[in-house]
Context: one part of a larger RNA
Molecule: large-subunit ribosomal RNA, domain VI
Organism: bacterium
RNA sequence: CGUUGGAGACUUGAGGGGAGUCGGCGAUAGUACGAGAGGACCUCGCUGAACCAGCCUCUGGUGUACCAGCUGUCGCGCCAGCGGCACCGCUGGGUAGCUAUGCUGGGAAGGGAUAACCGCUGAAGGCAUCUAAGCGGGAAGCCCACCCCAAGAUUAGGUCUCCUAGGUUCCUGGAAGAUCACCAGGUUGAUAGGCCCCAGGUGGAAGCCCGGUAACGGGUGAAGCCGAGGGGUACUAAUAAACCAUCAAU
Numbered sequence: 001c002g003u004u005g006g007a008g009a010c011u012u013g014a015g016g017g018g019a020g021u022c023g024g025c026g027a028u029a030g031u032a033c034g035a036g037a038g039g040a041c042c043u044c045g046c047u048g049a050a051c052c053a054g055c056c057u058c059u060g061g062u063g064u065a066c067c068a069g070c071u072g073u074c075g076c077g078c079c080a081g082c083g084g085c086a087c088c089g090c091u092g093g094g095u096a097g098c099u100a101u102g103c104u105g106g107g108a109a110g111g112g113a114u115a116a117c118c119g120c121u122g123a124a125g126g127c128a129u130c131u132a133a134g135c136g137g138g139a140a141g142c143c144c145a146c147c148c149c150a151a152g153a154u155u156a157g158g159u160c161u162c163c164u165a166g167g168u169u170c171c172u173g174g175a176a177g178a179u180c181a182c183c184a185g186g187u188u189g190a191u192a193g194g195c196c197c198c199a200g201g202u203g204g205a206a207g208c209c210c211g212g213u214a215a216c217g218g219g220u221g222a223a224g225c226c227g228a229g230g231g232g233u234a235c236u237a238a239u240a241a242a243c244c245a246u247c248a249a250u
Stems, first nucleotide, its partner, number of pairs: 001152001005163007015149004021049007033038001051106005059100004066093005071086006110144003117137004166244004170186005191237003194233005200226003207220005
């Protein structure tokens, strides 16, 4: 821009894409078969490998805005306590998120038409013949079925509600994201931050008291600190406003 006025929702599915794998074990059954050795079809159940998708409860990884310990040096006048730098200084842990080696799920079942092939009926050709008329069976393959996209499917579809519409700029943000888009919000408000509570991490803060000459230990006290997680709360910021559309047809 189109879809022949416009808006917001919900859809049909022409068409397209994805998936499609292969083992092991048990039962049937030591049965059928076979002199024996050996050893099934069919059917049922269980369990794996690789692959694919999703996810983070568990097991781990990472976690340079979390916590603790430690070294050197410089600074805060000194002690104590802290801060800067040294690969995040080093070391031990670690929330969310992101992750695989972790967890969950998938291939299937079923229907239809067939291939090779196996048949029924059956003439030409009194027989025979799966074929000439006609009718069955039969694949991991084909069509459907499963998952996804999908009306620019220009054949541009359908349904509902509405025009007493609707949308954008701008702003607060987001398991959304390069930008855009998408989604949640903008005071009639929990969108983000702050604050409070909780979860969770670290692992017992500082100060003071007690013991010890001291290093240090104990108590106060599961303490103090605490990114992203959950809930609550208008304290802060989403103010104010502008623009487009509607004014077409009847």